[in-house]
RNA sequence: UAGUGGCGGACGGGUGAGUAACGCGUGGGAAUCUGCCUUAAGAUGGGGGAUAGCUAGCCGAAAGGCUAAUUAAUACCGCAUAUGUAUACAUUUCGACAGUUUUGUAUAUGAAAGUAGUAAUACGUCUUAAGAUGAGCCCGCGUUUCGAUUAGCUAGUUGGUAGGGUAAAGGCCUACCAAGGCUACGAUCGAUAGGUGGUCCGAGAGGACGAUCACCCACAAUGGAACUGAGACACGGUCCAUACUCCUACGGGAGGCAGCAGUGGGGAAUUUUACGCAAUGGGCGAAAGCCUGACGUAGCGACACCGCGUGAGCGAAGAAGCCUUUUGGGGUGUAAAGCUCUGUCGGCUGGGAAGAAAAAAAUGACGGUACCAGCAAAGGAAGCAUCGGCUAACUACGUGCCAGCAGCCGCGGUAAGACGUAGGAUGCAAGCAUUGUCCGGAUUUAUUGGGCGUAAAGAGUUCGUAGGCGGUUUGUUAAGUCUAAUGUUAAAGAUCAGGGCUCAACCUUGAGACUGCAUUGGAUACUGGCAGACUAGAGUGUGGUAGAGGUAAGUGGAAUUCCUGGUGUAGCGGUGAAAUGCGUAGAUAUCAGGAAGAACACCAGUGGCGUAGGCGACUUACUGGGCCAUAACUGACGCUGAGGAACGAAAGCCAGGGGAGCAAAUGGGAUUAGAUACCCCAGUAGUCCUGGCUGUAAACGAUGGAUAUUAGGCGUAGCGGGUAUCGACCCCUGUUGUGCCGCAGCUAACGCGAUAAAUAUCCCGCCUGAGGAGUACGGCCGCAAGGUUGAAACUCAAAGGAAUUGACGGGGGCCCGCACAAGCGGUGGAACAUGUGGUUUAAUUCGAAGCAACGCGAAGAACCUUACCAGGGCUUGACAUCUGAGGAAUCUUACGGAAACGUGAGAGUGCCCGCAAGGGAGCCUCAAGACAGGUGGCGCAUGGCUGUCGUCAGCUCGUGUCGUGAGAUGUUGGGUUAAGUCCCGCAACGAGCGCAACCCUCGUUGUUAGUUGCCAUCAGGUAAAGCUGGGCACUCUAGCGAGACUGCCGGUGACAAACCGGAGGAAGGUGGGGACGACGUCAAGUCAUCAUGCCCUUUAUGCCCUGGGCUACACACGUGUUACAAUGGCUAGGACAAUGUGAUGCAAGAGCCGCGAGGUGGAGCGAAUCACCAAACCUAGUCUCAGUUCAGAUCGCAGGCUGCAACUCGCCUGCGUGAAGUCGGAAUCGCUAGUAAACGCCACUCAGCACGUGGCGUUGAAUACGUUCCCGGGCCUUGUACACACCGCCCGUCACGUCAUGGAAGUUGGUCAAGCCCGAAGUCGGUGCGCUAACCGUAAGGAAGCAGCCGCCUAAGGCAGGACCGAUGACUGGGACGAAGUCGAAACAAGGUAGCCGUACCGGAAGGUGCGGCUGGAUCUCCUCCU
Repeated sequence: UAGUGGCGGACGGGUGAGUAACGCGUGGGAAUCUGCCUUAAGAUGGGGGAUAGCUAGCCGAAAGGCUAAUUAAUACCGCAUAUGUAUACAUUUCGACAGUUUUGUAUAUGAAAGUAGUAAUACGUCUUAAGAUGAGCCCGCGUUUCGAUUAGCUAGUUGGUAGGGUAAAGGCCUACCAAGGCUACGAUCGAUAGGUGGUCCGAGAGGACGAUCACCCACAAUGGAACUGAGACACGGUCCAUACUCCUACGGGAGGCAGCAGUGGGGAAUUUUACGCAAUGGGCGAAAGCCUGACGUAGCGACACCGCGUGAGCGAAGAAGCCUUUUGGGGUGUAAAGCUCUGUCGGCUGGGAAGAAAAAAAUGACGGUACCAGCAAAGGAAGCAUCGGCUAACUACGUGCCAGCAGCCGCGGUAAGACGUAGGAUGCAAGCAUUGUCCGGAUUUAUUGGGCGUAAAGAGUUCGUAGGCGGUUUGUUAAGUCUAAUGUUAAAGAUCAGGGCUCAACCUUGAGACUGCAUUGGAUACUGGCAGACUAGAGUGUGGUAGAGGUAAGUGGAAUUCCUGGUGUAGCGGUGAAAUGCGUAGAUAUCAGGAAGAACACCAGUGGCGUAGGCGACUUACUGGGCCAUAACUGACGCUGAGGAACGAAAGCCAGGGGAGCAAAUGGGAUUAGAUACCCCAGUAGUCCUGGCUGUAAACGAUGGAUAUUAGGCGUAGCGGGUAUCGACCCCUGUUGUGCCGCAGCUAACGCGAUAAAUAUCCCGCCUGAGGAGUACGGCCGCAAGGUUGAAACUCAAAGGAAUUGACGGGGGCCCGCACAAGCGGUGGAACAUGUGGUUUAAUUCGAAGCAACGCGAAGAACCUUACCAGGGCUUGACAUCUGAGGAAUCUUACGGAAACGUGAGAGUGCCCGCAAGGGAGCCUCAAGACAGGUGGCGCAUGGCUGUCGUCAGCUCGUGUCGUGAGAUGUUGGGUUAAGUCCCGCAACGAGCGCAACCCUCGUUGUUAGUUGCCAUCAGGUAAAGCUGGGCACUCUAGCGAGACUGCCGGUGACAAACCGGAGGAAGGUGGGGACGACGUCAAGUCAUCAUGCCCUUUAUGCCCUGGGCUACACACGUGUUACAAUGGCUAGGACAAUGUGAUGCAAGAGCCGCGAGGUGGAGCGAAUCACCAAACCUAGUCUCAGUUCAGAUCGCAGGCUGCAACUCGCCUGCGUGAAGUCGGAAUCGCUAGUAAACGCCACUCAGCACGUGGCGUUGAAUACGUUCCCGGGCCUUGUACACACCGCCCGUCACGUCAUGGAAGUUGGUCAAGCCCGAAGUCGGUGCGCUAACCGUAAGGAAGCAGCCGCCUAAGGCAGGACCGAUGACUGGGACGAAGUCGAAACAAGGUAGCCGUACCGGAAGGUGCGGCUGGAUCUCCUCCU
């Protein structure tokens, strides 16, 4: 080394596919086995036949195999003996029996092996008994998760008898017999899953999980099978089948990493093909020793836990850089630098373990590792996330609903603390943040510890099975319950107290705990079981009583319609108004008669009855229940009630009747944009009856049933009692029902409140965000319609309740306003003026947009203005400040040019200080740069100013009170007012901003003053005249006063406030007018008055100049002017104001020129002095109803004025021309008294231009019954799904896009069960024609075995059908979401037809209509009840 033989390969190691199971956990049990180990007793006698190896030969590619010869054993086989075992018999202990135990006899049967040594002895071998260990089996309980859209499952199934089989009980197997067994306390089926000690979270109860460590189970490519063995149906054994991989000479063979490493693949993702058997453990061996990817270690990975470091001290009122800034500063920040120290980790050098043990020696993978000493140097060592709130931490820039962020809410549309970057800050730290998962918070499945009137949630109602719960009392039992002890609850983990590694993590010792299970003993109050008793619950009896309780039959009258007849004549009917319809063939109306069907007026009542649905004429029959009284009987007989059963409005269905009225559908007429509706005329199912089905409603008190307890008051229905009375009523009272109010209590509030939604107990049903959806699929029921049970995907951050404040209502009440009405005059028609839109244009600059833009900014565009356009020019600029240089400033003038401007010429030298030199102020020119400039943008970044509601009467606060709160109260109520004005009342008391008043003006009057005003008296004087003297009386002027306050009287009212009437008064109830505008609304208007932030522009978006434009013109609108005429036009004559304005001005009178505009001339006046300065009106005449003697547009000609200039583009005058227009459709405006209307005058702007605007006076009306209606507003109340607040909200179809999902002819895959066929290997059984060393036999042969064959069972496979689950599928159904799409307008207000529920029919759609129901309907009225 090969082989024989022995032992071990059933341990150790891996994995979690299967398994919902005695698999696991826990506690018990009986019918068993157990190699090696321990103890005890005994034995080890005598024989036999083979075989591998080896040798020779042969076959095969190989794997491997065949033949021959030979050989050993503790290999194999008989025989002997043996305590033993089995059977039978006898005996014996215990026991109620079943059985159990001792002893004996007989029969049958069963062992062995040696080796080493001279030997002692050692190691073995055999039998038996026992132990220990390990294993098999049975049972209670727990685990056992989900699904009932899985309700029935089961034939070896359940049991018995007999047999077989096993180590062992047993249908474990077989034969026969019986027909059982499991299940609503969830069987069966499906889905998912290894179980446990434990781990994580949680205060706990509990929830989730089952890595590492430990125990058990199962598995070893997939499926089946046995062999060997003490033990396996065996991970690194065997056989077979299948799939896959590999080798092959094509004949045939080999294989199984869920062992350790490693490879590939998959994946977001998971390590080294390391060292060692030194330790611990295992196997074998007498031992040496060998084996051991168990194990001990090292490597990789911040994967986790723990510890440590990256330095420490000093160091500026604080460097630089960076950030920020109000430019002063602030932050980074003692931070750095600098100075003085220290040396952990890391580095180098030296030393250097324990782990090694049983007498010694030897033996260390880790490892020259831990540790120790020395040396050098602050030297090598900080990141990540966040900074809107939750949540600790803030600024700048960039970006501009973009890019992006985001856990939720949400940020971002030009000033982003939310995006990106920076500075700073905060948090954690060798980590940080994100993602995923689990628990927590979540009392959000509620045992601890929730709810159900309206938020989700009480079954439509009752009966009743199982179940749950249950009155008083006695005895008993001891199941629950309580208690003690014992056993167990493995170790680890966790807790506490210690110990060891420098600490800690980690390791370790001890204690307690492990809430459980089992056994035994005890207790007996309560619950339960058993037995007995009771009467308060429940029921029965007896006597009364009310009632639309039910069923059936019969009867009645009113009304309606129809039919017949009479009278009678032209309409009837219907509506907002009409029409369809009926009617001269006689309707409607009316009278009489007849027929039919349905419903029952009044009584009638928050009255009655019924379990609910529901029940209403009268009578009769049958029948159910309640209540009251009584206390005779039974003696807990009770309550609730999963399943189940019965009843159950309307609509609907089937069959047969019936059919008057009403009436889905339908037809017609209207309305309307349409009108599949509301209204009208018709009208069929149906409504009615009988029989059957359906089984739903807002089936509601949106309130399950039962019992008990807990203030009252007022009604009503039924029955009873008492007092009183002759009797009744009234009154008091008990009880049952039915209502209202209300205390405590409850409730989110509203509200409930002995009829509870209070306080308790018992039982049932139901809920768990909204939508999807009461839908889909499946099951069950149904004739159908449909009902019942009942999801998910997906989408959203809400949906919802109650109450509050507003706003709104085609809700209500009260009130006001030129709001309507009553009147007057206009606009809308014409022409023109003016503004706007539109169009046009080079430009027609810009703004204003319902009221509240449009004769508005603009109180006045020919140039200018001017912002626009074209062209020509300038660039530190037309304007401001600063710097430097030069010059005084300034003036005159030439040329070019449209001008701006450009190019030149000339004159000229000031003021202040100073002796002078020089300096200063102001101005001009040049240069460079800071800067100027912008009528460029944003009025949604702003200030200021303004409009509007609205001169409407409102808007608020403090304290108190009420309410959980938002909020309320005050401020509401009764009166009254123009008024929240005032009075009264009141849980309010006060106050503020508004109202009013104070202010101005007009109206009366006193006084003061008396010129420029005035003139009564006196005087003078004129043609006339306050013209003069004089005067200040009057008027007037303008200062100061008075006066008016509901003060007085009467009435009404509440003895109030106040109102009505009256007196007096110039004026009377705010005397007229003005100024004055609360809190707020409209992101109202204005960046073009001004101011201002940001952005943009800078030889232009700035500035200058000329010309043009803002003045255009098919058209539309607003505001005006003038008219249409006789209440007028024209001509002539005559009269009367006020406010104002006037020096670059107003300008008179006389004169002159002009027809006139105007010119000339110029008195007077800086104005109570002068001037501007009237017209309607009056008188007279004329016109005579006409497109005119109306009207004046347009056009022509000729003029005037202003101005540098009237062409585009001014005003006026004269002459001529002489358009539309004859009083204005729909519609619409203003005005209530000195107002409307009419008439003129003045001022503003302004050179000129007024039909504009603001003022002023002159003349001077009509009407108002009244608040129904329109509009606007105020207060109270009501409804609301609105709060961007009705210009709100919101529904459905259709169209488009996206997503998930249902159905679907089918296609395809998986799982499962059952049937049939085939049937490997193998055990078992059978078999004798094969073969065979051991034993028997002299032999033949036998026993026994091997192989073969047959049979049963059976894996894989095949065939046909089936069940369930997925994937996919033309097409199709609905659903969700989406920016501004289409059609309507269903809901929210009385939502414009109240809405909703069920059902049926119909319709583009929301929806409409019929029938029944509900209030979760507004408004008004009545009845009843309460306070």
Small-subunit ribosomal RNA from an uncultured bacterium, 1427 nucleotides, folded computationally. Its mean pLDDT, the model's own confidence on a scale to 100, is 84.